[in-house]
RNA sequence: CAGAUAUGGUUCAUCGGUAGAACGUUGGCUUCCCAAGCCGAAGAGGGGGGUUCGACUCCCCUUAUCUG
Numbered sequence: 001c002a003g004a005u006a007u008g009g010u011u012c013a014u015c016g017g018u019a020g021a022a023c024g025u026u027g028g029c030u031u032c033c034c035a036a037g038c039c040g041a042a043g044a045g046g047g048g049g050g051u052u053c054g055a056c057u058c059c060c061c062u063u064a065u066c067u068g
Stems, first nucleotide, its partner, number of pairs: 001068006009023004017053001025041005046062005
């Protein structure tokens, strides 16, 4: 200097119109107890600005990591 990536605690989706899943955490049910199973709950767009009726998504800057 160029490119890529950044989303719950973790791993990944979604790519202009309410951000979902799995695992994990937690409440309840079930059980003599535990585990398993079943039904719920909480929890997220790296930061700033712009475009738009509306931005995780498009544009600019910036930060971190990775590659050359």